[in-house]
The RNA shown here (transfer RNA) has 70 nucleotides and comes from Ictidomys tridecemlineatus. It matches the Rfam family "tRNA". By type it is a transfer RNA. The sequence is in RNAcentral, with records from Rfam. NCBI's taxonomy places the organism under Eukaryota, Bilateria, Dipnotetrapodomorpha, Glires, Ictidomys. Model confidence (mean pLDDT): 82 of 100.
RNA sequence: GGAUAUAGCUCAGUGGUAGAGCAUUUGCCUAGCAUGCAUGAGGCACUGGGUUCAAUUCCCACUAUCACCA
Numbered sequence: 001g002g003a004u005a006u007a008g009c010u011c012a013g014u015g016g017u018a019g020a021g022c023a024u025u026u027g028c029c030u031a032g033c034a035u036g037c038a039u040g041a042g043g044c045a046c047u048g049g050g051u052u053c054a055a056u057u058c059c060c061a062c063u064a065u066c067a068c069c070a
């Protein structure tokens, strides 16, 4: 010098009120379990500023992590 940081985990989301899969709650199904179906909860987006009518998104700094060059 470069990349990444968003739900418990893995990840989407090209300026206009943030989503999926797995996990999890409740109910149905079953003699029971698994599978399946329906349903609910869960994230002020690492932190702090700036630009903008409006920022997860653009800019700057900070912190942490990753790989690389010398």
Base pairs, nucleotide, nucleotide: 002066003065004064005063008022009021010020011019016053024040026038027037028036047061048060049059050058